[in-house]
Context: one part of a larger RNA
RNA sequence: CGCUUAGAUUUUUGAGAGGGCUCUUCCUCAGUACGAGAGGACCAGGAAGAGAAGAUCCCUGGUAUACCAGUUGUCUCUACAGAGGCAUCGCUGGGUAGCUAGAUCUUUAAUUGAUAAGCACUGAAAGCAUAUCAAGUGCGAAGCUUACCUCAAGAUUAAAAAUCCACAUAGGUCCCCUGUAGAACACAGGGUUGAUAGGCUUUAGGUGUAAGUGCAGUAAUGCAUUCAGCCAAGAAGUACUAAUGACCAAU
Numbered sequence: 001c002g003c004u005u006a007g008a009u010u011u012u013u014g015a016g017a018g019g020g021c022u023c024u025u026c027c028u029c030a031g032u033a034c035g036a037g038a039g040g041a042c043c044a045g046g047a048a049g050a051g052a053a054g055a056u057c058c059c060u061g062g063u064a065u066a067c068c069a070g071u072u073g074u075c076u077c078u079a080c081a082g083a084g085g086c087a088u089c090g091c092u093g094g095g096u097a098g099c100u101a102g103a104u105c106u107u108u109a110a111u112u113g114a115u116a117a118g119c120a121c122u123g124a125a126a127g128c129a130u131a132u133c134a135a136g137u138g139c140g141a142a143g144c145u146u147a148c149c150u151c152a153a154g155a156u157u158a159a160a161a162a163u164c165c166a167c168a169u170a171g172g173u174c175c176c177c178u179g180u181a182g183a184a185c186a187c188a189g190g191g192u193u194g195a196u197a198g199g200c201u202u203u204a205g206g207u208g209u210a211a212g213u214g215c216a217g218u219a220a221u222g223c224a225u226u227c228a229g230c231c232a233a234g235a236a237g238u239a240c241u242a243a244u245g246a247c248c249a250a251u
Stems, first nucleotide, its partner, number of pairs: 001154001007164006016151004021051008034039001052107005060101004067094005072087006113144001118139004171248004175191005196242003199238005205231003212225005
């Protein structure tokens, strides 16, 4: 831009397109059929596993350079104590959210229809025979098509349903607060009739018992106060802060 032709919002239909898992071992049937023996099944039923693909973070782990603790050298504040800077995040031990795999979950089995090779039925031409490049009828594959998953009305044959709306309204955009989204755009949530983000409170969780003071010890240090102190992305609550404003718009 088109369509739906008054303008909108939401929810659908599904023409069509894409995808579609592959394999191994074991048990039963059965040491049966078959075979002189050696050996050794089809069909049918059941179980486990591998690869591959997809999804997820509850569990197990990894990571986690704005979390906590320990510690070395040196410099600084401020002499002690306590802190801070730099040294690969200085090094080391842990670790929330998120992300992630070797973690967890799912996957082809069953089904519809028409068939291929092939196997058949009835059956003449040709009194027989013949599955038939005779008429007629059937079975038959991991393949095709269904079934299943995803997208999907630019499907120009442009579909459907519900609801809203008319002179400043339905609705929408810019703008602003943001993230389940993200290179920009887009998408999604919110904009005071508000929990959208920050802050604060409580809490999950992490670290592991802060500083100061007291006591014991010559001291290093230990003990008590203290399951303390501190804390990022988690959860709930709370308008304290910031969501100010501007515009388009249908006969």

RNAcentral holds the full RNA, with entries from ENA. Predicted 3D model of a 251-nucleotide part of an RNA (large-subunit ribosomal RNA, domain VI) from a Candidatus Berkelbacteria bacterium. Its Rfam family is "Bacterial large subunit ribosomal RNA". Its family is annotated with structural constituent of ribosome and ribosome in the Gene Ontology. Model confidence (mean pLDDT): 82 of 100. NCBI's taxonomy places the organism under Bacteria, Bacteria candidate phyla, Candidatus Berkelbacteria.